The part of an RNA shown here (small-subunit ribosomal RNA, 3' major domain) has 475 nucleotides and comes from an Actinomycetota bacterium. It matches the Rfam family "Bacterial small subunit ribosomal RNA".

Context: one part of a larger RNA
RNA sequence: UGACGGGGCCCCGCACAAGCGGCGGAGCAUGCGGCUUAAUUCGAUGCAACCCGAAGAACCUUACCUGGGCUUGACAUCACGGGUCUACCCGUGGAAACACGGGGUGCUUACGCGCCCGUGACAGGUGGUGCAUGGCUGUCGUCAGCUCGUGUCGUGAGAUGUUGGGUUAAGUCCCGCAACGAGCGCAACCCUUGUCCUAUGUUGCCAGCGGGUAAUGCCGGGGACUCAUAGGAGACUGCCGGGGACAACUCGGAGGAAGGAGAGGACGACGUCAAGUCAUCAUGCCCCUUAUGUCCAGGGCUGCACGCAUGCUACAAUGGGCGGUACAACGGGCAGCGAUCCCGCGAGGGUGAGCGAAUCCCUCAAAGCCGUCCUCAGUUCGGAUUGGAGUCUGCAACUCGACUCCAUGAAGCCGGAGUCGCUAGUAAUCGCGGAUCAGCAAAGCCGCGGUGAAUACGUUCUCGGGGCUUGUACA
Numbered sequence: 001u002g003a004c005g006g007g008g009c010c011c012c013g014c015a016c017a018a019g020c021g022g023c024g025g026a027g028c029a030u031g032c033g034g035c036u037u038a039a040u041u042c043g044a045u046g047c048a049a050c051c052c053g054a055a056g057a058a059c060c061u062u063a064c065c066u067g068g069g070c071u072u073g074a075c076a077u078c079a080c081g082g083g084u085c086u087a088c089c090c091g092u093g094g095a096a097a098c099a100c101g102g103g104g105u106g107c108u109u110a111c112g113c114g115c116c117c118g119u120g121a122c123a124g125g126u127g128g129u130g131c132a133u134g135g136c137u138g139u140c141g142u143c144a145g146c147u148c149g150u151g152u153c154g155u156g157a158g159a160u161g162u163u164g165g166g167u168u169a170a171g172u173c174c175c176g177c178a179a180c181g182a183g184c185g186c187a188a189c190c191c192u193u194g195u196c197c198u199a200u201g202u203u204g205c206c207a208g209c210g211g212g213u214a215a216u217g218c219c220g221g222g223g224a225c226u227c228a229u230a231g232g233a234g235a236c237u238g239c240c241g242g243g244g245a246c247a248a249c250u251c252g253g254a255g256g257a258a259g260g261a262g263a264g265g266a267c268g269a270c271g272u273c274a275a276g277u278c279a280u281c282a283u284g285c286c287c288c289u290u291a292u293g294u295c296c297a298g299g300g301c302u303g304c305a306c307g308c309a310u311g312c313u314a315c316a317a318u319g320g321g322c323g324g325u326a327c328a329a330c331g332g333g334c335a336g337c338g339a340u341c342c343c344g345c346g347a348g349g350g351u352g353a354g355c356g357a358a359u360c361c362c363u364c365a366a367a368g369c370c371g372u373c374c375u376c377a378g379u380u381c382g383g384a385u386u387g388g389a390g391u392c393u394g395c396a397a398c399u400c401g402a403c404u405c406c407a408u409g410a411a412g413c414c415g416g417a418g419u420c421g422c423u424a425g426u427a428a429u430c431g432c433g434g435a436u437c438a439g440c441a442a443a444g445c446c447g448c449g450g451u452g453a454a455u456a457c458g459u460u461c462u463c464g465g466g467g468c469u470u471g472u473a474c475a
Stems, first nucleotide, its partner, number of pairs: 001475002003472003007469007015459002019422005026313008034304002042053002064299007073122001077121007085114001088103006106113002124288002127286003133282002135277003138273001140271001145184006151160003164175003190265004195233007205222002209220003236259001239253005315415001319374007331362003336355002341350003381412001386407007428451007
């Protein structure tokens, strides 16, 4: 100087407490361990692995296994030699890859280009090492810290500054001080959202005027309004009062759409964990080279006595069923979204208008509201499982897809010890969209809007963190 203490003091954080909803019990989905297997490819492993890489495993993907093939190779560059010759078609064998046989055709300024064969350099490797690395990332932690120059003090390590008194979300600011300044962080500058103004009105809007309809901005028209796209205004403790050191600041009030950081996002200091990744990529070294490369078919990654993790659906009456009826936002669409009409109980099929989209479509949002049935029951709760019949995608749904209909109706009556999330448009609850994608195991992820709470006395205790100080036989 640090680190540590079941030392002290001060202070933060959904850390506890207060409160609401869960998990732990059930069924199912998904990931992991384990076991099994010819293979069940690999990585991730306390917090910070376990709906994680995977924003799509039937083939492909695919890295694994079994079997069948190839050896200048599936892919790149070059050299030499040879071939007028590409892809392709037919036949035979085969699961295909491919092998054999037959047929057949390029461009051309006639040098050659392209292609093929042979030879040689070389290719190739998701083989190893994340304890050789770059890059990227997680984490402490959006925590308020981490340092430097000069000066001063100390023999020195080093200290001071950065400590102290206040204050803040903040090393934020004020005051003081052998320090004076500065840098990386904090904050601000960026984006979204909340109010208003100006400009512009199409595909958006419709108050007034006119026309028209069973009805609809449907038409003429209009720029008022909503909205869209730009530009600007607005919030600064600016104003008033109390406190305070006349400071920083804090408390209350006015005005205001909004206050004292308005709300949310992006943004992550010096560093820590030899943290993660050689399987995104790049890369040193090592290793394979008729195989650890490469092509193909089938299988596996989906196996199932078990254990764990994250979710979904429930156990019902604040509910379930049926009928009627109202109101969104974000997005996506041409090998696409698909209206309308017809067929089907339905998944869906036929038809195919319109739309490269503020125009058309996906697109009826659902919870809600109105009416009605059920009356506490393993039930009109719950939907697993299984049988049957189908639809769609795709070369192909046996292993191993989703969905529909009929039948079947399991466990489950609110969950032990324990444990998680959340402080406001939040939790809870309700639906909608998108990426990936032929289809889909999505109940996942990323977004969007609808309805919309309760509680916080307080900091003794648990966990994590910041500052000062103290002890130490630790570094």